[in-house]
A computed fold for a 76-nucleotide RNA from Desulfonatronovibrio sp., annotated as c-di-GMP-I-GGC riboswitch aptamer.
Lineage of the source: Bacteria > Thermodesulfobacteriota > Desulfovibrionales > Desulfonatronovibrionaceae > Desulfonatronovibrio.
The sequence was found by an Rfam model in a public genome assembly.
């Protein structure tokens, strides 16, 4: 520098299930693991979802692409 085959230290948690929030999408917080090399963090493009009713409001970062920090390691 680049790249994730094998692995590990750490690391996060999907469905589902309680209890809380929300009009909803969905969120929080306990159990719980389908799966993750950014399943860390930014709604800036795109998809996708919601509730209203006209050009604004929201949801999602674990759908994609993009921006920004890091952890190990075969390798060069």
């Nucleotide at each position: 520098a680049a790249a994730g085959a094998a692995a590990a230290a750490g690391c996060c948690a999907a469905a589902c299930c309680a209890u809380g929030g929300g009009c909803g999408a969905c969120c929080a917080u306990g159990g719980g693991a389908c799966g993750g090399a950014a399943a860390g963090c930014c709604a800036c493009g795109g998809a996708u979802c919601u509730a209203g009713u006209u050009u604004g409001a929201g949801a999602c970062a674990g759908c994609c692409g993009g921006g920004u920090u890091g952890c190990c390691u075969a390798u060069a």
Rfam family: c-di-GMP-I-GGC riboswitch aptamer. Its family is annotated with cyclic-di-GMP binding in the Gene Ontology.